[in-house]
Context: one part of a larger RNA
RNA sequence: CUGGGCGUAAAGAGUGCGUAGGCGGUUUGUUAAGACAGCUGUGAAAUCCCCGGGCUUAACCUGGGAACUGCGGUUGUGACUGGCAAGCUAGAGUGUAGCAGAGGAAGAUGGAAUUCCACGUGUAGCAGUGAAAUGCGUAGAGAUGUGGAGGAACACCAAUGGCGAAGGCAAUCUUCUGGGUUAACACUGACGCUGAGGCACGAAAGCGUGGGGAGCAAACAGGAUUAGAUACCCUGGUAGUCCACGCCCUAAACGAUGUCAACUAGUUGUUGGGGGAAGCUAUCCCUUAGUAACGAAGCUAACGCGUGAAGUUGACCGCCUGGGGAGUACGGUCGCAAGAUUAAAACUC
Numbered sequence: 001c002u003g004g005g006c007g008u009a010a011a012g013a014g015u016g017c018g019u020a021g022g023c024g025g026u027u028u029g030u031u032a033a034g035a036c037a038g039c040u041g042u043g044a045a046a047u048c049c050c051c052g053g054g055c056u057u058a059a060c061c062u063g064g065g066a067a068c069u070g071c072g073g074u075u076g077u078g079a080c081u082g083g084c085a086a087g088c089u090a091g092a093g094u095g096u097a098g099c100a101g102a103g104g105a106a107g108a109u110g111g112a113a114u115u116c117c118a119c120g121u122g123u124a125g126c127a128g129u130g131a132a133a134u135g136c137g138u139a140g141a142g143a144u145g146u147g148g149a150g151g152a153a154c155a156c157c158a159a160u161g162g163c164g165a166a167g168g169c170a171a172u173c174u175u176c177u178g179g180g181u182u183a184a185c186a187c188u189g190a191c192g193c194u195g196a197g198g199c200a201c202g203a204a205a206g207c208g209u210g211g212g213g214a215g216c217a218a219a220c221a222g223g224a225u226u227a228g229a230u231a232c233c234c235u236g237g238u239a240g241u242c243c244a245c246g247c248c249c250u251a252a253a254c255g256a257u258g259u260c261a262a263c264u265a266g267u268u269g270u271u272g273g274g275g276g277a278a279g280c281u282a283u284c285c286c287u288u289a290g291u292a293a294c295g296a297a298g299c300u301a302a303c304g305c306g307u308g309a310a311g312u313u314g315a316c317c318g319c320c321u322g323g324g325g326a327g328u329a330c331g332g333u334c335g336c337a338a339g340a341u342u343a344a345a346a347c348u349c
Stems, first nucleotide, its partner, number of pairs: 004320003007303002012317001014201004021194003025088007033081002035077008049065006091191001092188004096183004103177007110154001115149007125136002162169002206247006215241002220236004258316006266294012298305002322349003331342004
């Protein structure tokens, strides 16, 4: 160095874009760097191996051979890899015409409900619990009617449904905008795949500045419960939750399953396209892109996975190497901080 692995045992980076690098469709010509073949120089001796010889054997010593799988030079070969040149269209992409969608950003608008305020009606309770009490109420509560204020979230539709790279996305309308997919034709002509560093995005909580604050609610206070109760239950309640801008960069960031490509039985749904038969809203068949449940072969320690693979292969990256110490210390980088990231050892079993 090779050899083993990564759904659940240790192990797929949270996700994407992409630099270097690695790898790369098909045809012809050329080149000869890799590669292969011939010749040749060198590859000290000893050692190792083979055949002999010498000490009574052996170890040991010794003669010959082989080997030294390497490096250099030279002459060829042209299948394969690479280089160069010219093509091709099956990969990739562009155009045209459709389609579906909570994809993203900004703005505007709406109704239900909670809370609060004002006024009217009206009188003694309300609220809460296992039971209570704290709490609210004769300074008129709760209930009910009318009007108003304000913030947050969008019932039904709703689905094993849809969209997005992931995080995630749900009232309605408008504007701007990304991606996907289908059908047929045209065009470009390998423009591709992966991707160390790098860059961007990244729930919740948290942080900074300024707003906002209805409901909920860490902390906190009170009432209960209890042996105690720094809890579970109840009454209150501040940060926060919301908005703008800027940070933080972590999650059971999960499909605990990296990305891309090819191949390998079927069955039943469902979403979005396209086509066809008969039909003329229905139904059936084919095809395509998703999504869900079974299941042959195969795989797997088993569970299970099973054309959306954990099957059979290829390309590239990431990661693992007994438990604890420890995702810690120290140092570096980043951060306002909280901390994040990179990441040991002694010792111990």